[in-house]
Molecule: Glycine riboswitch aptamer
Organism: Dactylosporangium sucinum
RNA sequence: CGACCCGCAACGGGAGAGUCCUCGAUCGUUCGAGGCGCCGAAGGAGCAACCCUCCCCGGGAAUCUCUCAGGCACAGGUACCGCUGCGGCGAG
Numbered sequence: 001c002g003a004c005c006c007g008c009a010a011c012g013g014g015a016g017a018g019u020c021c022u023c024g025a026u027c028g029u030u031c032g033a034g035g036c037g038c039c040g041a042a043g044g045a046g047c048a049a050c051c052c053u054c055c056c057c058g059g060g061a062a063u064c065u066c067u068c069a070g071g072c073a074c075a076g077g078u079a080c081c082g083c084u085g086c087g088g089c090g091a092g
C1' cells in the first nucleotide's frame, strides 16, 4: 500500500395478500372498530446434513416451515441486490 470478509450510513432498485361484509364517525373526501378470508421479504420461533459425546445433552442455515408479531386501496416500509463512503480484521 492493501484483496476477501464483517459492521454502519447515504443513494438507487425492491414484492406479496379482500378497501370483502357489518357497525360507527364525517358536509364531502375519508377514518376507526369488529368478523371471516389471505400474505410473508421488519422482527421472532423451529428443524436437516454435519460437529461433539459411550449415551443423553449441546451446537447447527435459509428467500424452507410456523404465522406470535407485522401486513392485505393509495402511500410508506421491508428481506435482498447494486454502488459510494467510514470503521474493523488482515491475505499478499
Base pairs, nucleotide, nucleotide: 001092005088006087007086008085009084011082012081013080018036020035021034022033023032024031025030037072038071039070043068044066045065046064050059051058